[in-house]
Molecule: c-di-GMP-I-GGC riboswitch aptamer
Organism: Geosporobacter ferrireducens
RNA sequence: AUCGAUAAAGGCAAACCAUUCGAAAGGAUGGGACGCAAAGCCAUAGGGCCUUUCACGAAAGUGAGUGGCAGCCGUGCUACCGAAA
Numbered sequence: 001a002u003c004g005a006u007a008a009a010g011g012c013a014a015a016c017c018a019u020u021c022g023a024a025a026g027g028a029u030g031g032g033a034c035g036c037a038a039a040g041c042c043a044u045a046g047g048g049c050c051u052u053u054c055a056c057g058a059a060a061g062u063g064a065g066u067g068g069c070a071g072c073c074g075u076g077c078u079a080c081c082g083a084a085a
Base pairs, nucleotide, nucleotide: 002085003082004081011036012035016031017030018029019028020027021026034071040077041076046073047072048069049068050067052065053064054063055062056061
C1' cells in the first nucleotide's frame, strides 16, 4: 500500500410509525434496527432504476425534456484498527 478478523474502540441506520416539504419519485426531523469495513462525500466517470411533462402510437411502447435514488452496480476523493495473507 493492498486486504478484512468470532479482535478492540466506535460509527451509520433499512422497513415501519409520527410530524413536515413536494404534483410525484423522493427529501427533512424524531422514534426504530434490517443490515453495513466505507451504508462517509460526490448525480459533471459511466451504467441502471423511479417520477413527471410533451410528441408519435389503436395499444404495448419509443423519443426528447424536468426532477429523484449513492443502502442498485460502479468511477473518483477522504477515513478508524491492525489479526491472517